SAM riboswitch aptamer (S box leader) from Oceanobacillus halotolerans, 116 nucleotides, folded computationally.
C1' cells in the first nucleotide's frame, strides 16, 4: 500500500511543556481556538487483540457431554481514543413539503484483527 471482517449518536482533563493554528483530503457550510490551536508528556476512557470464568435458556444425547443464544465479568501487555454523529452535506433512492426537512443505502474516511 491492497484485500477481507467488525465497529463508528456512549465514554474520557479547570494537569504540565508548548505558542498559532485546528476540525483527514477537495468544495460548500458550520464551528473550536491567546479564557491558549497543533504537537509532546502525564492522567483518564473504552474493551479490538480477548475474554478466561460464572449464571440462565434452547437443541442434540440413555447419560457424561457437545453446540447455539444470552447476562455478568479483569485491565497486566499490544493498539486506539479523550469538542460537536466520522461536526454536517456532496452519489442513489423513499416520504413530507416546495427547493428545504427527514429516513435508508452507497462512496470516502478512522480504528482493530487477519491475509497478501
Nucleotide at each position: 500500500c491492497u484485500c477481507u471482517u467488525a465497529u463508528c449518536a456512549a465514554g474520557a482533563g479547570u494537569g504540565g511543556c508548548g505558542g498559532a493554528g485546528g476540525g483527514a483530503a477537495u468544495a460548500g457550510g458550520c464551528c473550536c481556538u491567546a479564557c491558549g490551536a497543533a504537537g509532546c508528556c502525564c492522567a483518564g476512557c473504552a474493551a479490538c487483540c480477548u475474554a478466561a470464568g460464572a449464571g440462565g435458556c434452547a437443541a442434540u444425547u440413555c447419560a457424561u457431554a457437545u453446540u447455539g443464544c444470552u447476562u455478568c465479568a479483569a485491565a497486566a501487555g499490544g493498539u486506539g481514543c479523550u469538542a460537536a454523529a466520522u461536526c454536517c452535506u456532496a452519489c442513489a433512492g423513499g416520504u413530507c413539503a416546495u427547493u428545504g426537512a427527514u429516513c435508508u443505502g452507497g462512496a470516502a474516511g478512522a480504528u482493530a484483527a487477519g491475509a497478501g

Model confidence (mean pLDDT): 78 of 100. Of the family's consensus pairs, 94% are formed in the model.